Context: one part of a larger RNA
RNA sequence: UGCGGAUUGUCUGCGGGAAAAGUGCCAUGAGUACGAGAGGAACGUGGCACUGCAGCCUCUAGUGUGCCAGUUGUCUGACAAGGCAAUGCUGGGUAGCCACGCUGUAAUUGAUAAGAGCUGAAAGCAUCUAAGCUCGAAGCAAUCCCUUAGACUAGACAAUCAUCUCCGAAAGCCAUUCAGGAAUGAGUGGCGGAAGGGGCAAGGGUGCCAAUAGAACAUUGGCUUGAUAGGUUGGCGGUGUAAGCACGGAGCUUCGGCGACGUGUUCAGCCUUCCAAUACUAAAAACCCGAGG
Numbered sequence: 001u002g003c004g005g006a007u008u009g010u011c012u013g014c015g016g017g018a019a020a021a022g023u024g025c026c027a028u029g030a031g032u033a034c035g036a037g038a039g040g041a042a043c044g045u046g047g048c049a050c051u052g053c054a055g056c057c058u059c060u061a062g063u064g065u066g067c068c069a070g071u072u073g074u075c076u077g078a079c080a081a082g083g084c085a086a087u088g089c090u091g092g093g094u095a096g097c098c099a100c101g102c103u104g105u106a107a108u109u110g111a112u113a114a115g116a117g118c119u120g121a122a123a124g125c126a127u128c129u130a131a132g133c134u135c136g137a138a139g140c141a142a143u144c145c146c147u148u149a150g151a152c153u154a155g156a157c158a159a160u161c162a163u164c165u166c167c168g169a170a171a172g173c174c175a176u177u178c179a180g181g182a183a184u185g186a187g188u189g190g191c192g193g194a195a196g197g198g199g200c201a202a203g204g205g206u207g208c209c210a211a212u213a214g215a216a217c218a219u220u221g222g223c224u225u226g227a228u229a230g231g232u233u234g235g236c237g238g239u240g241u242a243a244g245c246a247c248g249g250a251g252c253u254u255c256g257g258c259g260a261c262g263u264g265u266u267c268a269g270c271c272u273u274c275c276a277a278u279a280c281u282a283a284a285a286a287c288c289c290g291a292g293g
Base pairs, nucleotide, nucleotide: 001150005161006160007159008158009157010156011155015147016146017145021051022050023049024048025047026046027045028044034039052105053104054103055102056101060099062097063096067092068091069090070089071088072085073084074083075082076081108142109141110140115135116134117133118132164199165198166197167196172191173190174189175188176187177186178185179184203289204288205287206286207223208222209221210220211219228282229281230280231278232277233276234275235274237271238270239269244265245264246263247262248261251258252257
C1' cells in the first nucleotide's frame, strides 16, 4: 500500500520446504520350516543401543567481567569502607544462554521401476502385451511436521463498532415582480446539485513506558479509569556469620597499655537478571490519518 469503513478471535490450504530419520544388536518366532545327517532360516512380534534431527532447562554439568566471601602488594593518616594490579588472584553462585543433561522422533496408504505373473490375439499353436488385468523398492506421491490468502480467483466462520454532514455551475421545478391586449420577454427568492472541496464517526498512526519481540522496521504488552518499566518493601534464591561492642587471648611492654586470633551478639550482614505487593518516579500534552454503496 492493495483486497472499496473498521476491531477482535478462530480457520481453510492453492502452493512452497524437508532426510527427519538412519543403522546395529538381543529375545521370541524356533532348534521350527528345510535337510539322510551335520547343520539351520524367514515373515511377524517385543525390547535395547548408537548416529542424526527437533524442542526444552525439572535434574546433572558449563558459563555467569555491576552477586557473596577469602586473600597478596600498594594507595586514600589509622579503623571502617574502597581504588589499582588480566574480574589482581582464589572459593562458591541466581536468572538467562547452553550440553556432557532431559523429552520426542508413531502408524499407514496409493501409483510405479527393474522384475514376477494372469488372460490373450496378430500368427487355429505358442507368447506377461498388441487391447485388458494382478503384483512388485530404503526410491516417487500422500499421511506427518514447518510455512502460506499479494492464492489480484486477494478465501471462510463468529462476534462487535461505525454507517452523519456542509460548500459547490447549469438545466429543471416552485413562488413572485415588471413590461405587454396576448403569446412571451426581463428579473428576484427558494428547491435542486456534477466535477471538486471541507467537517466529523468507529478505528488507526505519530508520540511515550517496556519485552514473551528485536540489526532498522516489524511484533507483543502498557500509557493515570494505570502495576508497563524503574524505585521501595517483602519473598525465593546465592554467599556463609558483617560492622560495632563485650569477653577470652600466645606474646610484647616505658607497666599506662598494645595484641594475631577465637567466642558471643549472629542461619548474621550483603545481594544481579526471578516472584509478588506498593503510584514514590516516568508513561504528559498535542498532532495526523480515517466512511457513505

Predicted 3D model of a 293-nucleotide part of an RNA (large-subunit ribosomal RNA, domain VI) from a soil metagenome. The RNAcentral record of the full RNA draws on MGnify.